[in-house]
């Protein structure tokens, strides 16, 4: 130096223009229990950053960041 993919809650992944971003696992509360485990109810927490394009961006375009893989 050139080409690809990949960045969402603590972690793992959905969600491919139309919302109040969804579930697992964790966490914190409550119910059970003599006390833990189990089990069930609640609740909190996320779109790497900037800009652009929409009436509306997690989602399309650019450029940055980081992280993987390939040629040379």
């Nucleotide at each position: 130096g050139g080409g690809c993919c990949c960045a969402u809650a603590g972690u793992u992944a959905a969600a491919u223009g139309g919302a109040u971003a969804u579930a697992a696992c964790g966490a914190g509360a409550g119910a059970u229990u003599c006390c833990u485990a189990a089990u069930c109810u609640c609740u909190a927490a996320u779109u790497c950053c900037a800009a652009g394009u929409u009436c509306g961006a997690u989602u399309c375009u650019u450029g940055g960041u980081g992280g993987g893989c390939c040629c040379a």
Molecule: transfer RNA
Organism: uncultured Bdellovibrionales bacterium